[in-house]
Molecule: Bacterial RNase P class A
Organism: Oceanicaulis sp.
RNA sequence: UCGGGCGGCCGGGCGGCCGCGCCUGCAAGCGCCGAAAGGCCGCAGGCGAGGAAAGUCCGGGCUCCACGGAAGCAAGGCGCCGGAGAAAAUCCGGCGGGCCGGUUUACCGGUUCAGGGACAGCGCCGCAGAAAACAGACCGCCGGGAUCGCUCGCUCGCGGGCCCCGGCAAGGAUGAAACGGUGGGGUAAGAGCCCACCGCCCCGACCGCAAGGAAGGGGGCACGGCAAGCCCCGCCUGGAGCAAGGCCGAAUAGGGACGCAACGGGCUUCGGCCCAGGCGCGACUUCCGCGUCCGCGUCCGGGUAGGCCGCUAGAGGCGCCGCGCAAGCGGCGUCCCAGAUGAAUGGUCGCCACGCCGGGCCUCGGCCCGGCGGACAGAACCCGGCUUACAGGCCGCCCGAUCGG
Numbered sequence: 001u002c003g004g005g006c007g008g009c010c011g012g013g014c015g016g017c018c019g020c021g022c023c024u025g026c027a028a029g030c031g032c033c034g035a036a037a038g039g040c041c042g043c044a045g046g047c048g049a050g051g052a053a054a055g056u057c058c059g060g061g062c063u064c065c066a067c068g069g070a071a072g073c074a075a076g077g078c079g080c081c082g083g084a085g086a087a088a089a090u091c092c093g094g095c096g097g098g099c100c101g102g103u104u105u106a107c108c109g110g111u112u113c114a115g116g117g118a119c120a121g122c123g124c125c126g127c128a129g130a131a132a133a134c135a136g137a138c139c140g141c142c143g144g145g146a147u148c149g150c151u152c153g154c155u156c157g158c159g160g161g162c163c164c165c166g167g168c169a170a171g172g173a174u175g176a177a178a179c180g181g182u183g184g185g186g187u188a189a190g191a192g193c194c195c196a197c198c199g200c201c202c203c204g205a206c207c208g209c210a211a212g213g214a215a216g217g218g219g220g221c222a223c224g225g226c227a228a229g230c231c232c233c234g235c236c237u238g239g240a241g242c243a244a245g246g247c248c249g250a251a252u253a254g255g256g257a258c259g260c261a262a263c264g265g266g267c268u269u270c271g272g273c274c275c276a277g278g279c280g281c282g283a284c285u286u287c288c289g290c291g292u293c294c295g296c297g298u299c300c301g302g303g304u305a306g307g308c309c310g311c312u313a314g315a316g317g318c319g320c321c322g323c324g325c326a327a328g329c330g331g332c333g334u335c336c337c338a339g340a341u342g343a344a345u346g347g348u349c350g351c352c353a354c355g356c357c358g359g360g361c362c363u364c365g366g367c368c369c370g371g372c373g374g375a376c377a378g379a380a381c382c383c384g385g386c387u388u389a390c391a392g393g394c395c396g397c398c399c400g401a402u403c404g405g
Base pairs, nucleotide, nucleotide: 001401002400003399004398005397006396007395008394009393010392012352013351014350015349016348017347018346020048021047022046023045024044025043026042029041031040032039033038050376054387055386057385058384059383060382061381062241063240064239065238075237076236077235078234079233080094081093082092083091084090095115096113097112098111099110100109101108102107116232117231121230122229123226124225125224138172139171140168141167142166143165144164145163149162150161151160152159153158154157180198181197182196183195184194185193199221200219201218202217203216206213207212245309246308247307248306255300256299257298258297259296260295264275265274266273267272277293278292279291280290281289282288316335317334318333319332320331321330322329323328354373355372356371357370358369359368360367361366
C1' cells in the first nucleotide's frame, strides 16, 4: 500500500426561494363552514422521522372486561452458574461441550450451543450392513475331522481347496454411530488375556459464592444415541387490545309519552251506500261477523355518521464525576426533542464535501475543467429487546499478500 474478517460509529453540510403539519404568543370580523358538537381564516417565534420508524417475534407500561383465598388438574412457555434489569425468546461475566486458528502437546485466542434429567418408565434408531442394543459373523484368520467324489500342485504319496465340527474378532467391507485407542508381550489364531501410555468409570485432599475444576488414590473397562418423541423434575402464565377506552352528538328510520285530528277509491238525494287494505277477537285455517286503524305536532331516551379527548415529559436525551472486568448503577448539572388521521416532515436552485468517468496541466506530492451518482426505507399510544434490509464513509483490533528499513 492492497485484500479479507470482527466490533463500534456516521447515514451528507451551508444558503436562497416556494410550500406543508403542530405548539406558543399577539391580533381578530357580532367573519366563514356545520343542525350541533366542533373546526377554519392573519402575523411572529419555536419544533418537525429512523438506525432500523420495518417484520409485529418476545417482554412491559396504559385501558377495558373477568375474578373471594389456597391447593390441584389441563394447556402453553422457560431451563448450566453468578450478576444487571420493570420484565424478557434480553444483556454482561464465567463454566462445560463442539468447531476454527495460533508452532505439536500443554496453553492462549476467536466463535457457537432451547446447555435440567437417558440407572423412573415407554418409544424410535430410516437406507446400507452379517450385526443397531440381553449384540453379531459376509469376506477373513486358526485348530480338528473326513478323504467316497471333484479339482490344483509336485519330490508320486502326500499337501491345499470344495465338505463337516469348533475357536476368534486382528484386518476388509456398511453406517451418523459397530461395545475403548496406540505400541509391545502372549497365542493355534486372536482378544484388557497381560503390560506401558492415553482415554473412561469410582472416590477425592484442596480451590471456587456457584456452575464447576482438581493433586492424589482405586478399578481392566462395565454403562451407545435421541427428551425441538412421549415423559420426569423445578419455575412461570387470566382475556383482549388505542379500531383499548371516555365525552359531545345530528339528518333519516325506528321506540316511548302527551296533545290535536278521524282517514283510501267510487257513487250520492250529504243522511249514507258499495268496493279495497292493516291489526285485534271468536282455540287454529277459509268464508263470514264484530271492533279498530291509517295523519300531524311537541318532548324524552338509546344508537349511527361526524367531532373532541386519550396524545406524547419519558424505565427520556446530553455532559461531568464516582463505583464496577462488564452489562450497568448512583450523584450533580443541563435540555425539551414530531404528534399527523386520505395521514405533514417536501420541491427547486446555487456552493462545498465524497465517489465514478472523460479531458488538460504538472515541480509526479497533486491541481484545473466538464458530465454523472448517492442506499435501505418513512412515525401513527408509548417503552425495552430480538430479527431482517442497507449506497457510501470513518475508527479500532486481528489475519494474509507485496514493498522498504